This is a predicted structure of a 1392-nucleotide RNA (small-subunit ribosomal RNA) from an uncultured bacterium. The coordinates come from a structure-prediction model, not an experiment, and the mean pLDDT is 83.
RNA sequence: UAGAGUUUGAUCCUGGCUCAGGAUGAACGCUAGCGGCAGGCUUAACACAUGCAAGUCGAGGGGCAGCGGGUGUAGCAAUACAUGCCGGCGACCGGCGCAAGGGUGCGUAACGCGUGAGCAAUCUGCCCGUAUCAGGGGGAUAAGCGAUGGAAACGUCGUCUAAUACCGCAUAACACCAAUGAUGGCAUCAUCGAUGGUUGAAAGCUUCGGUGGAUACGGAUGAGCUCGCGAGACAUUAGUUAGUUGGCGGGGUAACGGCCCACCAAGACCGCGAUGUCUAGGGGAACUGAGAGGUUGGUCCCCCACACUGGAACUGAGACACGGUCCAGACUCCUACGGGAGGCAGCAGUGAGGAAUAUUGGACAAUGGCCGGAAGGCUGAUCCAGCCAUGCCGCGUGAAGGAAUAAGGUCCUAUGGAUUGUAAACUUCUUUUGUACGAGAGCAAUAAGUGUCACGAGUGACACGAUGAGAGUAUCGUACGAAUAAGCAUCGGCUAACUCCGUGCCAGCAGCCGCGGUAAUACGGAGGAUGCGAGCGUUAUCCGGAUUUAUUGGGUUUAAAGGGUGCGUAGGCGGGAUUUUAAGUCAGCGGUGAAACGCAAGGGCUCAACCCUUGACCUGCCGUUGAAACUGGAGUUCUUGAAUGCGGAUGCUGUGGGAAGAAUGUGUGGUGUAGCGGUGAAAUGCAUAGAUAUCACGAAGAACUCCGAUUGCGAAGGCAGCCCGCGGCAGUGUUACUGACGUUCAUGCUCGAAGGUGCGGGUAUCGAACAGGAUUAGAUACCCUGGUAGUCCGCACGGUAAACGAUGGAUGCUCGCUGUCGGCGAUACAUUGUCGGCGGCCUAGUGAAAGCAUUAAGCAUCCCACCUGGGGAGUACGCCGGCAACGGUGAAACUCAAAGGAAUUGACGGGGGCCCGCACAAGCGGAGGAACAUGUGGUUUAAUUCGAUGAUACGCGAGGAACCUUACCCGGGCUUGAAUUGCAGGUUUUGGAUCAGAGAUGGUCUUUUCCCUUCGGGGUGCCUGUGAAGGUGCUGCAUGGUUGUCGUCAGCUCGUGCCGCGAGGUGUCGGCUUAAGUGCCAUAACGAGCGCAACCCCUUUCGUCAGUUGCCAUCAGGUGAUGCUGGGCACUCUGGCGACACUGCCACCGCAAGGUGUGAGGAAGGUGGGGAUGACGUCAAAUCAGCACGGCCCUUACGUCCGGGGCUACACACGUGUUACAAUGGGGCAUACAGAGCGUCGGCUAGUGGCAAGACUGGUCUAAUCGUGAAACUGUCCCUCAGUUCGGAUUGGGGUCUGCAACCCGACCCCAUGAAGCUGGAUUCGCUAGUAAUCGCGCAUCAGCCAUGGCGCGGUGAAUACAAUCCCGGGCCUUGCACACACCGCCCGUCA
Repeated sequence: UAGAGUUUGAUCCUGGCUCAGGAUGAACGCUAGCGGCAGGCUUAACACAUGCAAGUCGAGGGGCAGCGGGUGUAGCAAUACAUGCCGGCGACCGGCGCAAGGGUGCGUAACGCGUGAGCAAUCUGCCCGUAUCAGGGGGAUAAGCGAUGGAAACGUCGUCUAAUACCGCAUAACACCAAUGAUGGCAUCAUCGAUGGUUGAAAGCUUCGGUGGAUACGGAUGAGCUCGCGAGACAUUAGUUAGUUGGCGGGGUAACGGCCCACCAAGACCGCGAUGUCUAGGGGAACUGAGAGGUUGGUCCCCCACACUGGAACUGAGACACGGUCCAGACUCCUACGGGAGGCAGCAGUGAGGAAUAUUGGACAAUGGCCGGAAGGCUGAUCCAGCCAUGCCGCGUGAAGGAAUAAGGUCCUAUGGAUUGUAAACUUCUUUUGUACGAGAGCAAUAAGUGUCACGAGUGACACGAUGAGAGUAUCGUACGAAUAAGCAUCGGCUAACUCCGUGCCAGCAGCCGCGGUAAUACGGAGGAUGCGAGCGUUAUCCGGAUUUAUUGGGUUUAAAGGGUGCGUAGGCGGGAUUUUAAGUCAGCGGUGAAACGCAAGGGCUCAACCCUUGACCUGCCGUUGAAACUGGAGUUCUUGAAUGCGGAUGCUGUGGGAAGAAUGUGUGGUGUAGCGGUGAAAUGCAUAGAUAUCACGAAGAACUCCGAUUGCGAAGGCAGCCCGCGGCAGUGUUACUGACGUUCAUGCUCGAAGGUGCGGGUAUCGAACAGGAUUAGAUACCCUGGUAGUCCGCACGGUAAACGAUGGAUGCUCGCUGUCGGCGAUACAUUGUCGGCGGCCUAGUGAAAGCAUUAAGCAUCCCACCUGGGGAGUACGCCGGCAACGGUGAAACUCAAAGGAAUUGACGGGGGCCCGCACAAGCGGAGGAACAUGUGGUUUAAUUCGAUGAUACGCGAGGAACCUUACCCGGGCUUGAAUUGCAGGUUUUGGAUCAGAGAUGGUCUUUUCCCUUCGGGGUGCCUGUGAAGGUGCUGCAUGGUUGUCGUCAGCUCGUGCCGCGAGGUGUCGGCUUAAGUGCCAUAACGAGCGCAACCCCUUUCGUCAGUUGCCAUCAGGUGAUGCUGGGCACUCUGGCGACACUGCCACCGCAAGGUGUGAGGAAGGUGGGGAUGACGUCAAAUCAGCACGGCCCUUACGUCCGGGGCUACACACGUGUUACAAUGGGGCAUACAGAGCGUCGGCUAGUGGCAAGACUGGUCUAAUCGUGAAACUGUCCCUCAGUUCGGAUUGGGGUCUGCAACCCGACCCCAUGAAGCUGGAUUCGCUAGUAAUCGCGCAUCAGCCAUGGCGCGGUGAAUACAAUCCCGGGCCUUGCACACACCGCCCGUCA
């Protein structure tokens, strides 16, 4: 020392991207009241108009142009002239200054800067101190005057003259030379003393107070030079260097030095980075950071460099000189064209560039500088003011009270509430700021001068004493009056702050993730809120977060990352003991580390920012004194690291040579005959010229079966038949010998599979390329037949691999079990010890996990190599190597927000195992072909209303479309409305008839007429007004409810515990079993829930109870006949209650659960059969048109009423069905047996007539009472294989019935007509027993019915299931995975 978002369905990790913080010489957008203090061309060291920025001294000089004064002359005066006489003074000579101050950052990677040393190798004007001196001469020159050239700038010639200008002479040494003595040091040397010799000085002015001059020494200040250390990038810059490196001797300099020169030598620098290229002024410091660091070098201070560009010197104490000189160049200006002038990176200012940076201001009052004795002059240094929110700091825009919580706005669950909001209004108060008026600083110290005092003769102290740009500013007082003053950004998460409307993947937003496709807290607006506030946001840049370059403080098995291997140089690191040293290390002291800044304390501006004082600090460097543990150096010693010797033994270790057998193809000969070969199946190919097969013999090349193994050896690559030779290595035993000789290793050198290359051989097999045949949509492949390089040998090159244990080497330490190889030992011949290798499992530990675990990926030390998001890319360029192929080294632009590792749960697999299902198979019957019915698509239409669309839509919603239904279309009407309802007012209410109209509707006539009443009225109806309407309009992707499907499949979960960092796992896995997660056993699980099963209903058997409308055995009566009647309830039956079935019994198998059995018993046997019952969930599955409901939309219409039409259309396509194609049949006649239902607006029946549908008249039943022909079957006759006596479509005619009405558009009956169709392609559906098939009957809806549909009922009544290979669906376990929208996934390439 703070983190967060983002890779996933979820998890852990790796890893990048992004955000929150601080900062800025900033810029831009919106906004803006005041003050203080700071700051202000980061770009073009681009070009510059104009003004100013360095002068001063008459107390150095000659002088007198101009100014002022005086004097004189002329004149009344103005004025003119003269006069250097005075104040002063232009230009000139001379002195000092101009080398400071001010600006900028071009250059510079350098002793330029910083820091610390050194100069015995140096200089220093002005200033200070000490000592000494100033004697005597000389010659010029500027100005001036005269002449003269030029456009100008600027000169030229002649002549006169002065100095503190210049030059000799004298004097002088501590200077120089020679020799000499002493002392000291640092090598060359230094200092001092004495002797001799040589050389070099000066300036005056004066008011007489002074001031200036010369020499020498010393000080101070400033400067010069040298050295140690420190501080950029690139090695895709590895070699550089001839004055180069050194020496001797000279020259030069203030001084050392190749600084320069002559000669001599051949050196010097460099992997601890020379040289080159690029970039850059350095430091104090600033920003950030916990720090270590990182970044920066604007303002202020120090140093450096530069002054239009380049070069050069002069003067001077100092310059190679910003406002000096000369030369060259570019540019600008002037010109009479001959020639000249200039340098804002000084202060202002202009243009240009740019996102961007100020006034052509005031003053020398203060501080400082130059000159001067001083007064003073000069000073764009400086002090001030102006402009700019550029930054930091401070103040204000009011304070208190005030609820009908007003109106308005906004929102909501909307009679009402919430919020804006005590906010406002209003009342009281205050007056910073503002406006007006008035007063008004400090900054000022002193100069000249005067006075006093001190010391003692010119200085000092004190007092007085002119002087203010800023500025009438700061500040103070008075008056007035809330009066003059708030915005910006944000509100999906990160990140404080939420609603409405608009928009509808549009417009737009966005720092990252991401928002927007009709309910957007993410866009735009509004209201509200949050944050900051005279500012707020955005952009840019730096640090932080980022331990994301890791010294502090990271990694490399699989995430990026161990070099292919060894040898070994430099370098790094290094065993035990002891002595010494003191380089590192530690401590004390001294010097230095400028100030400012930062920090702390105190103080001054009203506070603060700001400023002042003091302190600590400045982590550094240098010196000195000590310490001696550790590291280093030196010495001695030791044996355990390492090496050597000796002994025996092992090994597919290397290399050279030799001989062997089997196989393959091939050659020759024999036998032999028609194929061989090859494949999933074939074909190409070979073969009657004799193949394949087989036998014998021959030559050739390559490779070594079995043994053979988690075996062995080697550094790695790699090494395998046998024998011999020559080499190498490790291990072991022994402890004889050396005595740290070790380890790692950049550069370097070596080896290095396969393939490849060059030359020369060899070539049996196999076999890139190539050819042919197949496969295929294609097949430049996989398969087949051939076949060249190559594969083999020698020599040489090349130098890469998933060169892998994806794990560098060395050393030490850290639990165990087990196998094996080699050596040695013990031994009882079971075993066992030890050293070294090769393996397996596991503890601690470690790891993101998987895993590793004495052969570490554990704990430590040392050295080397390598990594820093994905892609671009191991690419490009450059260089090096190579014959080439290619190898080594190795980027950037651009682009993405991820890429990735391990593990988890699912889903998936033309993965595996186990299991189930009419899933297949075995069967039976269908569909697909025909006609019709019905639904759908499509098309058509004014409309053909809407919905349902793989399974899971399509005889579905619809269990009844002629009108109605009805939602659609056309037309005609209504607008509180067709229906319901509150309130108010009115009217009174009903029924009937008639007219117009298509009807809705409208008009007229008539009847006076509803219920209750306490007679007031109330209820009901109608009309009017008003408030609620209404919508089959949209959204099933806003919803509730309901439903389909997986699937009646056996699954889906929870609590606690345990395991895992976690997602999760365990339980629920395993074995057996079951229809079943059904049960049993086992078990870190133990229990539980929803499902399964059971409970419920129907059916099958029996018992019991009860007997009417049912039944009739017995008794009686009766009929043509019948339970028809009395009677009875035995039986059947009806409907209540019970019983029964549970693997209970037996045998066998099994631990058990359970299974098997033509077992027994039983009506029924292993769930007896059927139904209802549908777990967690999936499909944004279906339905807003059954209903309900949010939002949106319509309101004289998208509401509502009515007439008509449509939903019934018809080239066509599909689904579901019906009827058939016939003889197991069709037709006629005769004839037997059900169940379940239904019936009064009804069901029927008898009789009558009708061929019939049906009609009429009686009768019966509100039903166990009455009613409702069962058919197939059976018997018999005809038909005899044909488009028929099959089939019945279609059409014509005639009828019946329902209904207001059968035209569009009903059903039925009769007569006639008699179509397609002769068993149906690919394909496909149902069914496992009372099932399929077949036969009829009933019901709902309903006036009728398009019903062949749906839902039920019974009658007759089969076949087959070997098996688990395959197809489909499902369950469990396991495995892989780059899928998770989950294989209808993901994803690659090409093209657009």
It matches the Rfam family "Bacterial small subunit ribosomal RNA".